A computed fold for a 72-nucleotide RNA from a Candidatus Kerfeldbacteria bacterium, annotated as transfer RNA. Model confidence (mean pLDDT): 83 of 100. Rfam family: tRNA. Rfam describes the family as follows. Transfer RNA (tRNA) molecules are approximately 80 nucleotides in length. It is annotated as a transfer RNA. NCBI's taxonomy places the organism under Bacteria, Bacteria candidate phyla, Candidatus Kerfeldiibacteriota.

């Protein structure tokens, strides 16, 4: 320089146009003399950035950035 993939919570990750979710972590509550463990519950998200298509965008076009890769 060209080509592919990824990019959503504090961490791993779904989610194929219709109110953004799980685990695990963090908090509170119960349950223990206490710890863990285990059950309820809560908080956490400008969905990498900006445009565009649509009644509606995490998803579909474009463009940039960032990581990882392949090829010169």
């Nucleotide at each position: 320089g060209g080509g592919g993939a990824u990019g959503u919570a504090g961490c791993u990750c779904a989610g194929c146009g219709g109110u953004a979710g799980a685990g695990c972590a963090u908090c509170g509550c119960a349950u223990u003399u206490g710890c863990a463990a285990u059950g309820c519950g809560a908080g956490g998200g400008u969905c990498g950035a900006g445009g565009g298509u649509u009644c509606a965008a995490c998803u579909c076009c474009c463009u940039c950035c960032a990581u990882c890769u392949c090829c010169a």